[in-house]
């Protein structure tokens, strides 16, 4: 957007979170249990790097960090608001400008730098849209 609406279908966004196959239920879809492929993450040598432990532990996923000031709090830690710097997103991709939005949440459990071999985990959830210029791929239709 279509649909009265649900269902469903189509187009798309954030994100790794998609696809194929087997079995179960079933008219089908959905769903459930598995196996793979693809994508994503963690652990893990040498070399290099770091320098123990504790104090205020430390670490991981993710864009989701830092500083200053005010308030809450007995202080640190923390919470909250503002400002500045910084980071992330907005219908292929890159650059510039512009407009809008976000800077959360969760996990490990005293323990982990990098890391070949190797080991191992995840494959969710939530949504509906900037515009212009330059560059540059691909596709469809017609001839």
């Nucleotide at each position: 957007c279509a649909g009265a609406a649900u269902a469903u279908g189509c187009a798309g966004c954030c994100g790794a979170g998609u696809c194929u196959c087997u079995c179960c239920c079933g008219g089908a879809a959905c769903g459930g249990a598995g196996a793979g492929a693809g994508c994503g993450g963690g652990g893990g040598a040498a070399c290099c790097g770091c320098c123990a432990c504790c104090a205020u532990g430390g670490g991981c996923u993710g864009a989701a960090g830092g500083a200053u000031c005010g308030c809450c709090g007995c202080g640190c830690g923390g919470g909250u608001g503002a400002u500045c710097c910084g980071g992330g997103g907005g219908a292929a991709c890159c650059u510039u400008c512009u407009c809008c939005c976000c800077c959360a949440a969760g996990c490990c459990g005293c323990c982990a730098g990098c890391u070949a071999a190797c080991c191992u985990c995840g494959u969710a959830g939530g949504c509906u849209u900037u515009g212009a210029a330059g560059g540059u791929c691909g596709g469809a239709c017609c001839g």
c-di-AMP riboswitch aptamer (ydaO/yuaA leader) from a Dehalococcoidia bacterium, 143 nucleotides, folded computationally.
It was read from a public genome assembly, where an Rfam model found it.
The coordinates come from a structure-prediction model, not an experiment, and the mean pLDDT is 77.
NCBI's taxonomy places the organism under Bacteria, Bacillati, Chloroflexota, Dehalococcoidia.
Rfam family: c-di-AMP riboswitch aptamer (ydaO/yuaA leader). Gene Ontology terms of the family: cyclic-di-AMP binding and regulation of gene expression. From the family's description: This family represents a conserved RNA structure found upstream of the ydaO and yuaA genes in Bacillus subtilis and related genes in other bacteria.